[in-house]
RNA sequence: CAGGGUUGCCGGGUAAUCGCCUUUCCCGACUGCAUUGCGGCCGGGAAGGGAGGAAAGUCCGAACACCUGCGGACACCGCGCCCCGGGAAUACCGGGGAGUUCCACUCCGGUGGAAUAUGGAAAGUGCCACAGAAAACAGACCGCCACGGAUUCGUCCGUGGUAAGGGUGAAAUGGUGGGGUAAGAGCCCACCGCCUGUUUCGGUAACGGAACGGGGCAGGGUAAACCCCGUGGGGUGCAAGGCCAAGCAUGGCAGUGUGUCGUCCGCCACAAUACUGCCGGGUAGGCUGCUCGAUCUCAUCAGCAAUGGUGAGACCAGACAAAUGAUUGCCGGCCCGUUUGCCGUUUUACGGCUUCAGGGUCACAGAAUUCGGCUUACAGGCAAUCCUGACUG
Repeated sequence: CAGGGUUGCCGGGUAAUCGCCUUUCCCGACUGCAUUGCGGCCGGGAAGGGAGGAAAGUCCGAACACCUGCGGACACCGCGCCCCGGGAAUACCGGGGAGUUCCACUCCGGUGGAAUAUGGAAAGUGCCACAGAAAACAGACCGCCACGGAUUCGUCCGUGGUAAGGGUGAAAUGGUGGGGUAAGAGCCCACCGCCUGUUUCGGUAACGGAACGGGGCAGGGUAAACCCCGUGGGGUGCAAGGCCAAGCAUGGCAGUGUGUCGUCCGCCACAAUACUGCCGGGUAGGCUGCUCGAUCUCAUCAGCAAUGGUGAGACCAGACAAAUGAUUGCCGGCCCGUUUGCCGUUUUACGGCUUCAGGGUCACAGAAUUCGGCUUACAGGCAAUCCUGACUG
């Protein structure tokens, strides 16, 4: 200098005119209740504020609100390598390590990096397209062997045996060598692999080794399929909830129980002026919840980091069919670029950088109770860090 990866930040600025929503204060008019105060609505003025890093997805967790008398079992749902730390948290994040898989390099001992939803497939059930003879109670397409027959002497047909060789496939019933056989096969044997028992070494642990004994050996994948094992768990959600006004059918029928989403068991409490279920009627208006928060900015301290402590400062939308927009000018970023200059080379052609006029373009995308995460989208720019290559010292 070029390319690639990872992480973080920004993601148009400014002025004017008109327009929209909202907070506080002042003035005026009308008005309600009340007794001089409070509120509502309209108009005017002044000073302020008005979408995001994801507001998206609605995936996870929580605050908050309401329903809950207590206990247990089941159902249902969530979680699943180990240790330490952070956090309000069952979310998630940080640090270190183990296993498995992949990539690069290698002196072939290893080194560096990436991913990881990582208990169990020998409890059972299910699924694995196509290809293939066959994908599990598996199996013979080509082939090998024995016997019989035919023969144009090349070989063909039938019966039986076989799964070592070849083929198909992601995966075909452990691997190598030897024995054995008509030919073969863990059929037998040795070693390796696998399973299992005992002892032992390193490590907090996950796990990684070693020795001895036993076993011919459960075909492969899939549990983000059902399931098994271990472990944890009340429910519903701002359309929660509270208040006001108005209105209707002080309607009808049924039951005996009711007490958190479900089922069952036990205890306890209440119960006919009660409670539960169904049908039917009225209402869908207004106020509140509603923005001071596990909040934000800066500085500093502790820590590898996630994050936490301390100090100072700030108040930054609160709409309700849902507001923040339109127009114009200037500036800015990026792309193209016949004009300007420079460099390189194969020297009149090409490439790179720079620059004038001019042209084009400026991403993803909109709160609705709030917050913490995760995931996804994003033109362009900046910063940090890692890797590779080239050049120079």
The RNA shown here (Bacterial RNase P class A) has 393 nucleotides and comes from a Balneolales bacterium. Model confidence (mean pLDDT): 76 of 100. It was read from a public genome assembly, where an Rfam model found it. Rfam family: Bacterial RNase P class A. Rfam classes the family as a ribozyme.